[in-house]
RNA sequence: GCCGUUGUAGCUCAAUUGGCAGAGCGGGGCAUUCGUAAUGCCCAGGUUGCCGGUUCGAGUCCGGCCAACGGCU
Numbered sequence: 001g002c003c004g005u006u007g008u009a010g011c012u013c014a015a016u017u018g019g020c021a022g023a024g025c026g027g028g029g030c031a032u033u034c035g036u037a038a039u040g041c042c043c044a045g046g047u048u049g050c051c052g053g054u055u056c057g058a059g060u061c062c063g064g065c066c067a068a069c070g071g072c073u
Base pairs, nucleotide, nucleotide: 001072002071003070004069005068006067007066010025011024012023013022019056027043028042029041030040031039049065050064051063052062053061
């Protein structure tokens, strides 16, 4: 230098052929207990890496850039 994969909540990951952004863990509150742990219920938390484009509508499609990983030279 070229090619490929990946980038979504604090962490690990989903999101079907483009149609309401979710789960588990973690965090906060409540219940339960003599108390703690465990358990149950509820709540908060996101410019979907960045900038553009297409579309009525983009996490998803297209272009460029950045980062991590792998391969080729």
This is a predicted structure of a 73-nucleotide RNA (transfer RNA) from a bacterium. The prediction has a mean pLDDT of 82. The same sequence occurs in records of 4 taxa. RNAcentral holds the sequence, with entries from ENA. It matches the Rfam family "tRNA". Rfam links the family to the GO term triplet codon-amino acid adaptor activity.